[in-house]
Annotation:
The prediction has a mean pLDDT of 84. A computed fold for a 109-nucleotide RNA from Hymenobacter ginkgonis, annotated as SAM riboswitch aptamer (S box leader).
RNA sequence: CUGCUAUCCAGAAAGACCGAGGGACCAGGCCCGAUGACGUCUUGGCAACCGCCUUUGGGCCGGUGCCAACUCCUGUUCGGCCACGUUAGUGGGUCGAAGAAGAUAUCAG
Numbered sequence: 001c002u003g004c005u006a007u008c009c010a011g012a013a014a015g016a017c018c019g020a021g022g023g024a025c026c027a028g029g030c031c032c033g034a035u036g037a038c039g040u041c042u043u044g045g046c047a048a049c050c051g052c053c054u055u056u057g058g059g060c061c062g063g064u065g066c067c068a069a070c071u072c073c074u075g076u077u078c079g080g081c082c083a084c085g086u087u088a089g090u091g092g093g094u095c096g097a098a099g100a101a102g103a104u105a106u107c108a109g
Base pairs, nucleotide, nucleotide: 001109002108003107005105006104007103008102013043014042015041016040017039021032022031023030026075027074028073029072044067045066046065049063050062051060052059053058071101076098077097078096079095080094081093082092083090084089
């Protein structure tokens, strides 16, 4: 990097350094940010995929992961309701399902 499978409305922050953008990409929106975001390091924590243990309920010393906002929201398709309508539809609002993309883990190449 590619493929498979599973999960993604729960949960979990302090300190130091740095210094201007950041929230994956594109568009729109919304938000975070000099009261220092993002990032890096240390410490702490959450969680339970793998692992280990187990009294099979679970536990956490290990390998990852994670610690603003649902994966921040929407985007594609389908359906319900509402709205508009020239009664052919439009796709505006909202809810739900699926998909795409993405993230993480495991296994394989």